[in-house]
Molecule: small-subunit ribosomal RNA
Organism: metagenome
RNA sequence: AGAGUUUGAUCCUGGCUCAGGAUGAACGCUAGCGGCAGGCUUAACACAUGCAAGUCGUGGGGCAGCGCGGGUAGCAAUACUUGGCGGCGACCGGCAAACGGGUGCGGAACACGUACGCAACCUUCCUCAGAGCGGGGAAUAGCCUCUCGAAAGAGAGAUUAAUACCCCAUAGUAUCCCGGGAUCACAUGGUCUUGGGAUUAAAGCUCCGGCACUUUGAGAUGGGCGUGCGGCUGAUUAGGUAGUUGGUAGGGUAACGGCCUACCAAGCCAACGAUCAGUAGCUGAUGUGAGAGCAUGAUCAGCCACACGGGCACUGAGACACGGGCCCGACUCCUACGGGAGGCAGCAGUGAGGAAUAUUGGUCAAUGGAGGCAACUCUGAACCAGCCAUGCCGCGUGAAGGAUGAAGGUCCUCUGGAUUGUAAACUUCUUUUAUAGAAGAAGAAACCCCGGUAUUCUUACCGGGUUGACGGUACUCUAUGAAUAAGCACCGGCUAACUCCGUGCCAGCAGCCGCGGUAAUACGGAGGGUGCAAGCGUUAUCCGGAUUCACUGGGUUUAAAGGGAGCGUAGGUGGGUUGGUAAGUCAGUGGUGAAAUCCCCGAGCUUAACUUGGGAACUGCCAUUGAUACUAUCAAUCUUGAAUACUGUGGAGGUAAGCGGAAUAUAUCAUGUAGCGGUGAAAUGCUUAGAUAUGAUAUAGAACACCGAUAGCGAAGGCAGCUUACUACGCAGUUAUUGACACUGAGGCUCGAAAGCGUGGGGACCAAACAGGAUUAGAUACCCUGGUAGUCCACGCCUUAAACGAUGAGAGCUAGUUGUCAGUAAGCAUGCUUAUUGGUGACGCAGCUAACGCAUUAAGCUCUCCGCCUGGGGAGUACGGCCGCAAGGUUAAAACUCAAAGAAAUUGACGGGGGCCCGCACAAGCGGUGGAGCAUGUGGUUUAAUUCGAAGCAACGCGCAGAACCUUACCCACCUUUGACAUCCCGUGCUAUCUAGAGAGAUCUAGAGUCCCUUCGGGGCGCGGAGACAGGUGCUGCAUGGCUGUCGUCGGCUCGUGUCGUGAGAUGUUGGGUUAAGUCCCGCAACGAGCGCAACCCUCGCUUCUAGUUGCCAGCAUUUAGUUGGGCACUCUAGAGGAACUGCCUGCGCCAAGCAGGAGGAAGGCGGGGAUGACGUCAAGUCCUCAUGGCCCUUACAGGUGGGGCUACACACGUGCUACAAUGGCGGUGACAAAGGGAUAAUCCCUAAAAGCCGUCUCAGUUCGGAUUGUCCUCUGCAACUCGAGGGCAUGAAGUUGGAAUCGCUAGUAAUCGCGGAUCAGCACGCCGCGGUGAAUACGUUCCCGGGCCUUGUACACACCGCCCGUCACACCAUGGGAGUUGGUUCUACCCGAAGGCGUUGCGCCGACCGCAAGGAGGCGGCGACCACGGUAGUGUCAGCGACUGGGGUGAAGUCGUAACAAGGUA
Repeated sequence: AGAGUUUGAUCCUGGCUCAGGAUGAACGCUAGCGGCAGGCUUAACACAUGCAAGUCGUGGGGCAGCGCGGGUAGCAAUACUUGGCGGCGACCGGCAAACGGGUGCGGAACACGUACGCAACCUUCCUCAGAGCGGGGAAUAGCCUCUCGAAAGAGAGAUUAAUACCCCAUAGUAUCCCGGGAUCACAUGGUCUUGGGAUUAAAGCUCCGGCACUUUGAGAUGGGCGUGCGGCUGAUUAGGUAGUUGGUAGGGUAACGGCCUACCAAGCCAACGAUCAGUAGCUGAUGUGAGAGCAUGAUCAGCCACACGGGCACUGAGACACGGGCCCGACUCCUACGGGAGGCAGCAGUGAGGAAUAUUGGUCAAUGGAGGCAACUCUGAACCAGCCAUGCCGCGUGAAGGAUGAAGGUCCUCUGGAUUGUAAACUUCUUUUAUAGAAGAAGAAACCCCGGUAUUCUUACCGGGUUGACGGUACUCUAUGAAUAAGCACCGGCUAACUCCGUGCCAGCAGCCGCGGUAAUACGGAGGGUGCAAGCGUUAUCCGGAUUCACUGGGUUUAAAGGGAGCGUAGGUGGGUUGGUAAGUCAGUGGUGAAAUCCCCGAGCUUAACUUGGGAACUGCCAUUGAUACUAUCAAUCUUGAAUACUGUGGAGGUAAGCGGAAUAUAUCAUGUAGCGGUGAAAUGCUUAGAUAUGAUAUAGAACACCGAUAGCGAAGGCAGCUUACUACGCAGUUAUUGACACUGAGGCUCGAAAGCGUGGGGACCAAACAGGAUUAGAUACCCUGGUAGUCCACGCCUUAAACGAUGAGAGCUAGUUGUCAGUAAGCAUGCUUAUUGGUGACGCAGCUAACGCAUUAAGCUCUCCGCCUGGGGAGUACGGCCGCAAGGUUAAAACUCAAAGAAAUUGACGGGGGCCCGCACAAGCGGUGGAGCAUGUGGUUUAAUUCGAAGCAACGCGCAGAACCUUACCCACCUUUGACAUCCCGUGCUAUCUAGAGAGAUCUAGAGUCCCUUCGGGGCGCGGAGACAGGUGCUGCAUGGCUGUCGUCGGCUCGUGUCGUGAGAUGUUGGGUUAAGUCCCGCAACGAGCGCAACCCUCGCUUCUAGUUGCCAGCAUUUAGUUGGGCACUCUAGAGGAACUGCCUGCGCCAAGCAGGAGGAAGGCGGGGAUGACGUCAAGUCCUCAUGGCCCUUACAGGUGGGGCUACACACGUGCUACAAUGGCGGUGACAAAGGGAUAAUCCCUAAAAGCCGUCUCAGUUCGGAUUGUCCUCUGCAACUCGAGGGCAUGAAGUUGGAAUCGCUAGUAAUCGCGGAUCAGCACGCCGCGGUGAAUACGUUCCCGGGCCUUGUACACACCGCCCGUCACACCAUGGGAGUUGGUUCUACCCGAAGGCGUUGCGCCGACCGCAAGGAGGCGGCGACCACGGUAGUGUCAGCGACUGGGGUGAAGUCGUAACAAGGUA
């Protein structure tokens, strides 16, 4: 620090996901040790049991229990007794119990943090200082005697003490009241001083040292109160508030205060978010992060709140009190049913809840706390131990050597190799740890006791003694011996690490992308490897990456996002100059920012974690001193921003009234006659009752042709005949005036197309709905004929649009060129030029942008203000609020779901887009197919089997250049098992062959039969045997090689360098011509090159030379015959050459390439034909030609044999043959080939036909046609039954030119005629070749099909056989509405009113004080207001359930259509 994921690829936007760190964690697998930490995050749920707050006898009365002593009785044990002593239960009294410990319910608040303030306060114990401690009295617990009660407990009587209680005295610098003076930066007053009056204190104990007590002042400590600032969410919570805000008076408090009460006023809070709702203890800090931030608030520390739920006060210095009280409530327990008791959110522990969190341990040794003079007691605070890998840190599980690279495992190309792996074995060494034994701490210093030193009080110091839960622990030493100790996750990419087997879209994996459908590095196992390690993974959560809420640090034309427009409030921002102030700002200083944490330097545990000393830091807040540039503020001034006046000018700017013509419709009249109208074509419709058409006249409503325009005006919406009135605005010019008056603008207000709504008019055209006619599979559409709302007017609503420049408003700055509109000025050629201002367009530089593009009218560079955005869907939806008559608008979510959705550009492909071009593609022609019969192939069906493959073109007379057996792979039957065939080993030699028998045969049985070569080792051939292996036309052509088809003999396909582009890519290869051709020329940021084209190859056509047998024969001789002699001229043969190149001429063309015509030539523009097939496409075809990976079979899926089948037959299709006849059939006659074959052969043979000529037939199912069938025969072959071919005779079917549709062919071609060959024993209408005869037509490229190039659109890229939308049906999921119902919570009104304090009463009752008494003060009691709980009624709000219902989402192969993407077929 980044990475994966949208695409065929690219760039951008944008979400999702990952790698890191962390945790009070949990779960899975595993586990040796130690140190240091941590340990109910859930039910503030309920709690059995024990303990957690007591102490003081130096306050007191006393003495139950314990011990000692005494006494009495007794021999004694012992019993009884005795407060005398140590001490002490319960009791009175003092202090403590308000600390310590727990929890996080509540609380959004002065609760917390921070900084100030209190001139408005308190403070036990402690310290210092001053003063004091006199006298008296009445009670009451306990104890005793009774009573009631189950108990808890209560009551009565008698008696008693105090440091308990009361009174008196004394008293001030205390308190209160009335005065005087001084002083203060603080003046609702403070402080100091002074005069007078009034009021209030006390307790004793003692070891005689002292300790307590009262009062006053000061300090310290701890609290109380107030204020500024700071830190959550929601506006789908916008208004809240009656003690409310303030005042006066009073009460109350330690103290200010509506804290409380009475009266008076009507305030107070709030868009800088009041109120309400939800959530939450706050902080130091912790985690993360580069930081800013974000998240968290366990442990430790500070503060707050709470103690079963709620209320209340008492006591006290302090509480409204966790282990105190009273009352109400719920719950639990006891009960004799009458009543009582209780509160673990203290430490352990239990149950419950939960994924989940420990021992009913030890000790007060240390630290700290309470009481005490002290000893000491208490202390679940604390210190320790136990449990738990919960975390952090450390150590170990051995070290060195050791290659037959052992065995075993795994893998492979498998005589062998690779790997596990120096790993092991083995040798030597060490002993941390574990085990055993031995020794054995620090933590302890004190209080206290003893002794001593110093000393004025008194205290300090020194020495000795005493005290350890942990613990016989840490640590150390010794002994034995490698001995006691390794797992977990992962290995497709991200991300380090790869193979085999199993499985076969199954089982499963998965953080994202995605793996799995028979060769899975992704599932499961194994081997190996990688990572971490006593742990490793998973899950959950937080931060990070995420600049993905952007302060640091983002955006808004098209990706999400500019409000429809204006006016304007608050707010924000704001021109020049001068001066003042100093709020912001900057600097210095002071205070504070607790400790711990973090960081740095040290120290202590063997190290580390951990602990600890010092420093720094804590980025903050407060105060103070200064600075004054900028901002602010105050004052003054200026003119350039802004505005006003004046003079011109412009325009579909607005409103109202009036007027006009064309067109249309309707009406009347007239002319006139059969149609009109409408469409792709029609029909509905109108019309003989006279339409359409034409003429005249009249009426009506709406809209304003031409001008008219990337023209004008307006804020936007929008505005168009003409005239008038009213009104608003812009611009220019010139001077003058005001003097910052400005910009933006949350809320708010106004305007706001069309449609729609309301009321009343109007209604010609047009026209939703609707009707009819067409189209169509359907057509609730597109087209046609009609037609109502509406369209128009007035008034009132609605308030939305792709309200768009998809571009908010304002200001300044930043090259130009060229149109146009409205002004002004200057110059002169008087209609031009130049300059300038404001608008409106086009192009274009810098710059910007993801690109497209924008570019002085910015999307550039800056400033100010506002609106808006944060993945797609759900959804601009639901609910709620506001607005509306309604329609609806506005504001605006969530659950759930996906890993994308999207922008721009690129290359392709495609288009019922465009342009150009080609092809027997169409057209023009000739002949066919499709109808018939037969042949052949295929489908289907059948069958024991009808073997298998081929499937649009590019399967179907295809593999098959030839199935009777064989072939043969299929079926049935009978046989064989190292096998029909290959290699190796052992044994053997009566082996080959022949004969006979059985059998369908393979084969079996019997008999005959001296195997061959040899270097004597053996080899060949055969038989028998064992195992390695053979064998498979079994599967996979979607694992493959090779070969082939096809687009297509189409003209394309690419590369290097350069250039352009962020990039995919482009350029080149496009353009203008030309060609059969990316063929060539020209031009050009391209220049070159390669594979293709062409040429080189074969063949045909002309010719020359060479050669002359088997070929040829002109002349000579000869023959039945080129048969022979002779010859090689000719033909021919077969070798080498020549020849054609737009070379020549004319014209056209850019003077080019080339094209047209011509000459010459055997041949002319590629002369004809062939071979030759670019990059690639179709997972095209073939595992049954061959080869081959993997899988499968192995007495069978192998091998042999006989028979059958591949030849079946209702039917369908393809390809052919023969025909339907006279351009013919039949009969006769009849000339000329080429090529090939025959093992050899130019020698011999196969070897000719149609045509032509003669005769006949005369339009018919025929002398056409030959199927079918009968019979006879021939040939091949072991064998023609299933199942061959041919021939003779006989038979003589369909068929009279073929529907829709469709095929071939452009010249020696089509058509037609025969000939040959391969295969082959035999079998051709097929196939491959050969020659004979020998046409017609092509205007042309609109259309069909295929192809090429350029361009355009695209939501396609599996590429249009693409993509994709909605209803319906089914399953699942979440959600809205819903009669209602259940629960929580808030508020209002009323009723009830416990405890309690307050008020009142002082007629009832009463110990202290006063009083001689009566009586008083006071208490109890009574009454009253307040008030918790409870009740009644009602409202709001939140949540659960809910028959039924609405839409939404998701779901390999459901239904219906085809809306969108191409002009998507109606943009």